[in-house]
Context: one part of a larger RNA
Molecule: small-subunit ribosomal RNA, central domain
Organism: uncultured bacterium
RNA sequence: UUGGGCGUAAAGAGUACCUAGGCGGUCUGUUAAGCGCAAGGUGAAAGGCAGUGGCUCAACCAUUGUAAGCCUUGCGAACUGGCAGACUUGAGUGCAGGAGAGGAAAGGGAAUUUCCUAGUGUAGCGGUGAAAAUGCGUAGAUAUUAGGAGGAACACCGGUGGCGAAGGCGGCUUUCUGGACUGUAACUGACGCUGAGGUACGAAAGCGUGGGGAGCAAACAGGAUUAGAUACCCUGGUAGUCCACGCCGUAAACGAUGAGCACUAGGUGUCGGGAUCGUAGGAUUUCGGUGCCGCAGUUAACGCAUUAAGUGCUCCGCCUGGGGAGUACGCACGCAAGUGUGAAACUC
Numbered sequence: 001u002u003g004g005g006c007g008u009a010a011a012g013a014g015u016a017c018c019u020a021g022g023c024g025g026u027c028u029g030u031u032a033a034g035c036g037c038a039a040g041g042u043g044a045a046a047g048g049c050a051g052u053g054g055c056u057c058a059a060c061c062a063u064u065g066u067a068a069g070c071c072u073u074g075c076g077a078a079c080u081g082g083c084a085g086a087c088u089u090g091a092g093u094g095c096a097g098g099a100g101a102g103g104a105a106a107g108g109g110a111a112u113u114u115c116c117u118a119g120u121g122u123a124g125c126g127g128u129g130a131a132a133a134u135g136c137g138u139a140g141a142u143a144u145u146a147g148g149a150g151g152a153a154c155a156c157c158g159g160u161g162g163c164g165a166a167g168g169c170g171g172c173u174u175u176c177u178g179g180a181c182u183g184u185a186a187c188u189g190a191c192g193c194u195g196a197g198g199u200a201c202g203a204a205a206g207c208g209u210g211g212g213g214a215g216c217a218a219a220c221a222g223g224a225u226u227a228g229a230u231a232c233c234c235u236g237g238u239a240g241u242c243c244a245c246g247c248c249g250u251a252a253a254c255g256a257u258g259a260g261c262a263c264u265a266g267g268u269g270u271c272g273g274g275a276u277c278g279u280a281g282g283a284u285u286u287c288g289g290u291g292c293c294g295c296a297g298u299u300a301a302c303g304c305a306u307u308a309a310g311u312g313c314u315c316c317g318c319c320u321g322g323g324g325a326g327u328a329c330g331c332a333c334g335c336a337a338g339u340g341u342g343a344a345a346c347u348c
Base pairs, nucleotide, nucleotide: 003320004319005318006317007302008301012316014201015200016199017198021194022193023192025087026086027085028084029083030082031081033080034079035076036075037074038073039072040071041070042069048066049065050064051063052062053061054060090191091188092187093186094184095183096182097181102177103176104175105174106173107172109154114149115148116147117146118145119144120143124136125135162169163168206247207246208245209244210243211242215241216240220236221235222234223233258315259314260313261312262311263310266293267292268291269290270289271288272287273286274285275284276283277282297304298303321348322347323346330341331340332339333338
């Protein structure tokens, strides 16, 4: 390689879109490339395999037959492919609706913290698992009242609720904008699925330039604790956290579960629609999502179980003992940090 696998043992790319390629619905006709049948040629000899025979057997030897493949011709037409025509159930469009923290921009909002100013007021405040100290305060703090500044985040509602491909998204209003769902069946007529490369998006931290800076807070300083304490605790505190533009491209980027389609008992919540019945509360049913329980089946077990880890098909990615090592080298990308790709010796 083959094979066997990928929730937790090694293994699903962070996610999506898409090129080549692979795979592809129903019917009719045609073709005959794949496919099947037949015939012919080739397939050297030796060897191999099978039958028979010869050396007393065997090894050995002789003889007869024989394979795959390739080529040519003829025939067949179920399936795959090609071509032509048609169809509507896959896919998409239209029309009518309701739901949503989906995205972007702009505007204005209230409460907390902090700071500033003014008033009242006086000796403490703060901090601590038990306690203390650093720190703040008689230059009037803490507390309290009024006014102002500024930044960040939006209690309650709030929900194993919703939306989004994933990352993710939460006060309010407006504008622009993407997607999904339900109903209808008017339109197109297989236009589909997957997707090597490629492209785009991609938490936090980090980087560049310019702003901003209330709170929090790596680093750092001090106080405690301790045998020590480069920590846990306390007082401070700078990057950063925020905004704009540009980079980075990684995460336990997790459902540790690739995408699509079909099939396979049920029960019970919940979210968004529809239909029927009912005066109504509601009942029955249907489509789409999101949970729990559970049968068959499956699994090494745990568990999964119509949201499959069941039964099948298509396509992609990935794995192949532990360490060395996600290292070295090379290449590509990056301002850098580093990222991607990714060994071997040796060793158990």